SAM riboswitch aptamer (S box leader) from a Candidatus Fermentithermobacillaceae bacterium, 112 nucleotides, folded computationally. Of the family's consensus pairs, 94% are formed in the model. Lineage of the source: Bacteria > Bacillati > Bacillota > Candidatus Fermentithermobacillales > Candidatus Fermentithermobacillaceae. The prediction has a mean pLDDT of 83.
[in-house]
RNA sequence: ACCUUAUCCAGAGCAGGCGAGGGACUGGCCCAAUGACCCUGCGGCAACCGGCCUUCGUGCGCGGUGCCAAUUCCAGCAGUGUCCGCCGAGUGCGCGACCUGGCAGAUAAGGA
Numbered sequence: 001a002c003c004u005u006a007u008c009c010a011g012a013g014c015a016g017g018c019g020a021g022g023g024a025c026u027g028g029c030c031c032a033a034u035g036a037c038c039c040u041g042c043g044g045c046a047a048c049c050g051g052c053c054u055u056c057g058u059g060c061g062c063g064g065u066g067c068c069a070a071u072u073c074c075a076g077c078a079g080u081g082u083c084c085g086c087c088g089a090g091u092g093c094g095c096g097a098c099c100u101g102g103c104a105g106a107u108a109a110g111g112a
Base pairs, nucleotide, nucleotide: 002111003110004109005108006107007106008105013042014041015040016039017038021031022030023029025076026075027074028073043068044067045066048064049063050062051060052059053057072104077101078100079099081098082097083096084094085093086092087090
């Protein structure tokens, strides 16, 4: 790198260091010299795996991960889907909102 399964509208930040881009890509929209991103320390959230319990649970949070701007920040592809809008009035179109599914991604547990 690859395969499988589950989850992804909840939750959780301060300090120090560095110094310019960052949020994967494209479009949008955000964050950022009032210092983002990243790193370190401490703190916290969560409960996937392990563990624990005279209570077996919406339990504890000890160990292994993970996470701590914005729904995975939103969209990207599809639909005899629901609505809305348009005029060319068609079983039309989309520069629109939503729903459902998919793609991609992230994390965990397992596999090869």